[in-house]
Overview
SAM riboswitch aptamer (S box leader) from Paenibacillus senegalensis, 113 nucleotides, folded computationally.
RNA sequence: UCUUAUCAAGAGCAGGUGGAGGGACUAGCCCGAUGAAGCCCGGCAACCGACAAUCCUUGGCAGGAUUGCACGGUGCUAAUUCUUGCAGAAGCGCAAGCUUCUGGUAGAUGAGA
Numbered sequence: 001u002c003u004u005a006u007c008a009a010g011a012g013c014a015g016g017u018g019g020a021g022g023g024a025c026u027a028g029c030c031c032g033a034u035g036a037a038g039c040c041c042g043g044c045a046a047c048c049g050a051c052a053a054u055c056c057u058u059g060g061c062a063g064g065a066u067u068g069c070a071c072g073g074u075g076c077u078a079a080u081u082c083u084u085g086c087a088g089a090a091g092c093g094c095a096a097g098c099u100u101c102u103g104g105u106a107g108a109u110g111a112g113a
Stems, first nucleotide, its partner, number of pairs: 001113007012041001015040003021031003025085001027083002042077003047073003051068007081106001086103007
């Protein structure tokens, strides 16, 4: 970089360390010395692997589906991916514009290339 799946749930109102920043970017709006980021510990979660149960296919090897399981590999742990950025539809408004919905873009994570 490409393909594909998921992104409305969940997780420390007294943990340790650390010290000012953080929420990708834009514009907003927020979080933060009643302590940010990072690191450690804790926790959440079944995306991949392992394992277990049930079922299906097969002569068999084996393959597939569902469920369970945090053992291994990631991941996540304020706010819907905090909202928004492009297009369309509906409603409201004299208009500027506002609200809602749908799709897309961008982004994040997993798996594969």

It matches the Rfam family "SAM riboswitch aptamer (S box leader)". Rfam's curators write: The SAM riboswitch is found upstream of a number of genes which code for proteins involved in methionine or cysteine biosynthesis in Gram-positive bacteria. Its mean pLDDT, the model's own confidence on a scale to 100, is 83.